[in-house]
Context: one part of a larger RNA
RNA sequence: AGACGGGGACUCGCACAAGCGGUGGAUUAUGCGGCUUAAUUCGUCGACAAACGAAGAACCUUACCAAGGUUAGAAAUCCAACUGCAUCCGACCCGAAAGGGACGGAGCCUUCGAGGGUGUUGGACAGGUGAUGCAUGGUCGUCGUCAGUUCGUGGUUUGAACUGUUCCCUUCAGUGGGGUAACGAACGCAACCCCCGUUGCCUGUUAUCUAUAUGAUCAGGCGAGACUGCUCCCUCACGGGAGAGGAAGGUGGGGAUGACGCCAGAUCAGCAUGUCCCUCUGAUACCUUGGGCUGCACGCAUAAUACAAUGGCCGGUACAACGAGACGCAAUACCGUAAGGUGGAGCAAAUCUUUAAAACCGGCCCCAGUACGGAUUGAGGUCUGCAACCGACCUCAUGAAGCCGGAAUCGCUAGUAAUCCCGGGUCAGCCAAACCGGGGUGAAUACGUUCUCGAGUCUUGUACU
Numbered sequence: 001a002g003a004c005g006g007g008g009a010c011u012c013g014c015a016c017a018a019g020c021g022g023u024g025g026a027u028u029a030u031g032c033g034g035c036u037u038a039a040u041u042c043g044u045c046g047a048c049a050a051a052c053g054a055a056g057a058a059c060c061u062u063a064c065c066a067a068g069g070u071u072a073g074a075a076a077u078c079c080a081a082c083u084g085c086a087u088c089c090g091a092c093c094c095g096a097a098a099g100g101g102a103c104g105g106a107g108c109c110u111u112c113g114a115g116g117g118u119g120u121u122g123g124a125c126a127g128g129u130g131a132u133g134c135a136u137g138g139u140c141g142u143c144g145u146c147a148g149u150u151c152g153u154g155g156u157u158u159g160a161a162c163u164g165u166u167c168c169c170u171u172c173a174g175u176g177g178g179g180u181a182a183c184g185a186a187c188g189c190a191a192c193c194c195c196c197g198u199u200g201c202c203u204g205u206u207a208u209c210u211a212u213a214u215g216a217u218c219a220g221g222c223g224a225g226a227c228u229g230c231u232c233c234c235u236c237a238c239g240g241g242a243g244a245g246g247a248a249g250g251u252g253g254g255g256a257u258g259a260c261g262c263c264a265g266a267u268c269a270g271c272a273u274g275u276c277c278c279u280c281u282g283a284u285a286c287c288u289u290g291g292g293c294u295g296c297a298c299g300c301a302u303a304a305u306a307c308a309a310u311g312g313c314c315g316g317u318a319c320a321a322c323g324a325g326a327c328g329c330a331a332u333a334c335c336g337u338a339a340g341g342u343g344g345a346g347c348a349a350a351u352c353u354u355u356a357a358a359a360c361c362g363g364c365c366c367c368a369g370u371a372c373g374g375a376u377u378g379a380g381g382u383c384u385g386c387a388a389c390c391g392a393c394c395u396c397a398u399g400a401a402g403c404c405g406g407a408a409u410c411g412c413u414a415g416u417a418a419u420c421c422c423g424g425g426u427c428a429g430c431c432a433a434a435c436c437g438g439g440g441u442g443a444a445u446a447c448g449u450u451c452u453c454g455a456g457u458c459u460u461g462u463a464c465u
Base pairs, nucleotide, nucleotide: 001465002464003462004461005460007459008458009457010456011455012454013453015449016448019412020411021410022409023408026305027304028303029302030301031300032299033298034296035295042053043052064291065290066289067288068287069286070285073125077124078123079122080121081120082119087106088105089104090103092101093100094099108116109115127278128277130276131275132274136272137271138267139266140265141263143261148187149186150185151184152183153182154163155162156161167178168177169176193255194254195253196252198224199223200222201221202220203219204218207217208216209215227249230243231242232241233240234239307405311365312364313363314362315361316360323354324353325352328347329346333342334341335340372402377397378396379395380394381393382392383391418441419440420439421438422437423436424435
């Protein structure tokens, strides 16, 4: 100087408390461990792994396994030789395909020298999702959006080092003010950037309304606006408290932005890369078919749906936003109980298409394992795709566990929690109940900092570094 303390003082954080809703019990989905297996590919393991890499495992993907094959290779560069040679078509045998063997036909440019380009053979070489994240780059997680981390000159000290950065007040903040052997400065903080909320001006098609406009709404652009500016109280000041005006008030709300560093944290399987290893008789490379990654006594994690009456069912009826669309979105119409089918208007889209549910109104159910709950199973279908065994969806039947969950534990302070639907990416289809966004309805509570956890500043102790 640090680190640590079941030392101290002060301060903060959904850290506790006050509340609301959950998890832990049930069923299912997904991930992980374990077990099993020819293989169940690999990585990730407290916080900081486990709906994570994976924004989509039937084949492909695919890295794993079995079997069948190839060997200068599936793809790259170069050299040499040969090649009526860019290439295309037809058809035969073995085969699951890959691949191997064999046949016929058509047929390049050219200045006719060679050459361009192609194929074959030979040779340099390729290839590796093989190992090492404790050899690395790059990227990322975490402490933590916590308020810290340093430097120059000067000063103090034998020196490590200290001072500055401590102290008082204040702040979300090492934010600002005062003081001060310090004076300045840098990286962080804040501001500059984006979105939302108000409005002045300009613009106006493909948007909406009243149908009339030089309108309103809406959309785009450029501006304005908030600064403790004003009033009162406290204060030396910084600032704090109350109020006015205002769409907005004291950082207006949200996002992006992550200092010096810590964890030899994660990743050699995204990529790059050092070293090592495998590859002239057959691979740790490459191709193909099939299987596996979905396997099931069990344990854990994250979710979905419930256990009902603030509810379930039936009928009627209203209101969004973000988005997406040509290998696409698909209207009107018709068929089907439905999934869906026929058909195809319109639309490269403010034009066309895709578009709510909870809510509200009326009726039934009357507390029951039920008109709750929907797992499971049987039967019949629809769609995608070469192919549904392992996909999703529909209809009929079946109707399991479950009556609010032990110890323990999680999220959230406002348009938040809770609840209700909608869209998108990936994508042929989809195991999405995941993820990323959007809007609708819309709460309760915070006395306070004793305690739990984490963090900051100063100080104290130490046999630790």
A computed fold for a 465-nucleotide part of an RNA from a bacterium, annotated as small-subunit ribosomal RNA, 3' major domain.